Large-subunit ribosomal RNA, domain II from a Pseudomonadota bacterium, 716 nucleotides, folded computationally. Rfam family: Bacterial large subunit ribosomal RNA.
Context: one part of a larger RNA
RNA sequence: GCCAGCGAGUUGUUUGAUAGUGCGUGCUUAACCACGUCAAACGUGGGUAGGCAGAGCGAAAGCGAGUCCGAAUAGGGCGAUUUUGUACUAUCAAACAGACCCGAAACCGGGUGAGCUAACCAUGGACAGGGUGAAGGUUUCGUCUUGAAACCGGAGGCCCGGACCCGUUACCAGUGAAAUGGUAUGGGAGGAUCUGUGGUUAGGGGUAAUAUGCCUAUCGAACCCGGAGAUAGCUGGUUCUCCCCGAAAUAUAUUUAGGUAUAGCGUCUCGUUCUAACUUGCGAGGUAGAGCUACUAGAUGGUUCCAAGAGCUUUUUGCGAUUGGAAUCAACUAAACUCCGAAUGCGCAAGGUAUAACGAGGCAGUCAGUCCUGCCCGGAUAAGCGGGUAUGGGCAAGAGGGAAACAGCCCAGACUCCCAUCUAAGGUUCCUAAGUGAUUGUUAAGUGCUAAAGGCCGUUUAGCUUCCAACACAGCAGGGAGGUUGGCUCAGAAGCAGCCAUCCUUUAAAGAGUGCGUAACAGCUCACCUGAAUACUUUUUUCCAACUCUGUUGGAAAAAGGAAGCUAGGCGCCGAAAAUGAACGGAACUAAACAAUCCACCGAAGAUGGAGCUCGCCAUAAGCUUUAAGCUUUUGGCGGGGGUAGGGGAGCUUUCUGUUAGCAGCGAAGCUUAACCGUAAGGUUAGGUGGAGCUAACAGAAGUGAGAAUGCUGGC
Numbered sequence: 001g002c003c004a005g006c007g008a009g010u011u012g013u014u015u016g017a018u019a020g021u022g023c024g025u026g027c028u029u030a031a032c033c034a035c036g037u038c039a040a041a042c043g044u045g046g047g048u049a050g051g052c053a054g055a056g057c058g059a060a061a062g063c064g065a066g067u068c069c070g071a072a073u074a075g076g077g078c079g080a081u082u083u084u085g086u087a088c089u090a091u092c093a094a095a096c097a098g099a100c101c102c103g104a105a106a107c108c109g110g111g112u113g114a115g116c117u118a119a120c121c122a123u124g125g126a127c128a129g130g131g132u133g134a135a136g137g138u139u140u141c142g143u144c145u146u147g148a149a150a151c152c153g154g155a156g157g158c159c160c161g162g163a164c165c166c167g168u169u170a171c172c173a174g175u176g177a178a179a180u181g182g183u184a185u186g187g188g189a190g191g192a193u194c195u196g197u198g199g200u201u202a203g204g205g206g207u208a209a210u211a212u213g214c215c216u217a218u219c220g221a222a223c224c225c226g227g228a229g230a231u232a233g234c235u236g237g238u239u240c241u242c243c244c245c246g247a248a249a250u251a252u253a254u255u256u257a258g259g260u261a262u263a264g265c266g267u268c269u270c271g272u273u274c275u276a277a278c279u280u281g282c283g284a285g286g287u288a289g290a291g292c293u294a295c296u297a298g299a300u301g302g303u304u305c306c307a308a309g310a311g312c313u314u315u316u317u318g319c320g321a322u323u324g325g326a327a328u329c330a331a332c333u334a335a336a337c338u339c340c341g342a343a344u345g346c347g348c349a350a351g352g353u354a355u356a357a358c359g360a361g362g363c364a365g366u367c368a369g370u371c372c373u374g375c376c377c378g379g380a381u382a383a384g385c386g387g388g389u390a391u392g393g394g395c396a397a398g399a400g401g402g403a404a405a406c407a408g409c410c411c412a413g414a415c416u417c418c419c420a421u422c423u424a425a426g427g428u429u430c431c432u433a434a435g436u437g438a439u440u441g442u443u444a445a446g447u448g449c450u451a452a453a454g455g456c457c458g459u460u461u462a463g464c465u466u467c468c469a470a471c472a473c474a475g476c477a478g479g480g481a482g483g484u485u486g487g488c489u490c491a492g493a494a495g496c497a498g499c500c501a502u503c504c505u506u507u508a509a510a511g512a513g514u515g516c517g518u519a520a521c522a523g524c525u526c527a528c529c530u531g532a533a534u535a536c537u538u539u540u541u542u543c544c545a546a547c548u549c550u551g552u553u554g555g556a557a558a559a560a561g562g563a564a565g566c567u568a569g570g571c572g573c574c575g576a577a578a579a580u581g582a583a584c585g586g587a588a589c590u591a592a593a594c595a596a597u598c599c600a601c602c603g604a605a606g607a608u609g610g611a612g613c614u615c616g617c618c619a620u621a622a623g624c625u626u627u628a629a630g631c632u633u634u635u636g637g638c639g640g641g642g643g644u645a646g647g648g649g650a651g652c653u654u655u656c657u658g659u660u661a662g663c664a665g666c667g668a669a670g671c672u673u674a675a676c677c678g679u680a681a682g683g684u685u686a687g688g689u690g691g692a693g694c695u696a697a698c699a700g701a702a703g704u705g706a707g708a709a710u711g712c713u714g715g716c
Base pairs, nucleotide, nucleotide: 001716002715003714004713005712006711011097012096013095014094015093016092017091018090019089020088021087022086023085026052027051028050032046033045034044035043036042056063057062066078067077068076069075100237101236103234107227108226109225110224111223112222118201119200120199121198122197123196124195125194126193127191129160130159131158132156136152137151138150139149140148141147164188165187166186169184170183171182172181203219205215206214207213212221240651241650242649243648244647245646250263251262252261253260254259264366265365266363267362268361269360270359271358272357278351279350280349281348282347283346289340290338291337296334297333298332300330301329302328303327304326305325306324307323308322311319312318369395370394371393372392373390374389375388376387377386378385400411401410402409415612416611417610418609420608421607422606426602427601428600429587430586431585435599437598438597439596440595441594442593448589454574455573456572458571459570460569461568462567463566464565465564466563467562468561476531477530478529479528481505482504483503486500487499488498511526515524516523538560539559540558541557542556543555544554545553546552547551613641614640615639616638617637618636619635621633622632623631624630652705654702655701656700657699658698659697660696661695662694663693670689671688672687673686674685675684676683677682
């Protein structure tokens, strides 16, 4: 891990509700007794002690259809005026008990442990070899109480190193050879040494050179049994089927915040009926918005006036940066501003109806929510962020289609079946159902198929200004001068460091100079002018004139056209760097992209059509009955059937018991294969196997249904 078996709302007492039954001239016995019975249990008869009901009010004495408060005959509270119940059975719930099951860590009591280990007591045992060479001693010498040398000596929690004890470092091992080891390396090794045997200390305790260490692989309090089914607001698990309805994640309170209580929201039963939704009408309001010489408050700029005013001055006086105030003009701001002022919502009335609303009672679950949209607060005008709000929408508890995939987005609410039809969102080249559909534009970037400020002589559309046959724009050629080197400044200042002025002349035109340049000049260049060449010296319309007179020529104007610049819009380009390969779902596409318009088609469990099941209501006919229009059935009509927690209803099955009826060696149960029946749980029949018991109907009683509990036991 799989399989099989076992495995969780039970029992007792009390209370309430609902249903049923008995009695109601109120109901009912408990203990106990007698009889029946082999006995237990049960049945029959007795047993009226007690309980509930029959009257309430008051704290009570008490009074009583009343009573209490009160001085009250007032007033008010609770009652009566109405209505009768009680015992048992079942179901649901609650309380008390282990109370649906399993699960602590712990607490307490009584015992068992020092054969491991800690310390101690008693009595024994063990320690190769080498080194160092203290005290002390002897002899000799000496400067003779003190010293030196030599030779002895053999001290030390001394040194090196075996046995022995320990366990430093590294590696191995780590389902081990081993529940702490192996190899190498290492520490102590005559001592606070190591060790044998016997003994002592016991859990609120011992022992401890203290590590919370050790006390039998167990130690911040050992182990065993018991209290004991401790307690667990916590986690996990909780077993057959179908039908109807269907939540909540909020408020308030809480030693409360992952618990609970009451309310809210669900369900079931009974009752009430003008009340729900919705429509219409009438009201109150001060939000959104808007506005502000309509108030309060803020804030920007201008004009005028008044006051102050550094200072300047021509000192009679005038000017004056700036500051304050007032008025006024313009454009503004406000959750705690309002001259105004919606929508929605709210209240009332009328209409309006029922699978509705409201009331009473039984039973719940819910109190962690989450995303989206609008509006707010916090945060960084961050978060798949935190907090609110909307009786918003989803998910939760919702399947189906779309978004490649994707609880919360878009479409749409799944009773079952159909090789029928129409649509929604979204799509129609292929993957892939349906258009290689139509018309007109745009894009060239694979933009489409990610992103900003900012930038673009990409392209397209519209508009505006100026120039053009008196020849435009760009390019080319030529000129670009004189007074004059303007004045000042300066070493110099000559168009071109800087300051001031910026005129006149010759001209087709030429600045007291646009840039480069020089020490300063010079030089190059620009503005400006001229020339050649260049834009269909063209088209249309109108007008005028002439003529070869009804179409030619010439002229003028306008538009188209050419040139330069500007503005706005569409699409595009750059900006654009990240870690496996990932920004159309892929192939691919120049439309199969984008913008606009149109037609057709595809597309869902939506809608429609056909067949069937079921629930509710209304009607209908028949039967039954306690006569209540109650139950069952038939037919017709209308409406419903997604669903977690949860409420309600109806059933299937297992074991045993009773009554009735049966089956079975001509083969029971069990096992197995097949067919059939039922919406399902399930049931029936036939064959095989098996070899001795078994079942139906109607009742009753439960150790009554397993896939999950790191479930338990066994097998593999």

The source organism's lineage runs through Bacteria, Pseudomonadati and Pseudomonadota.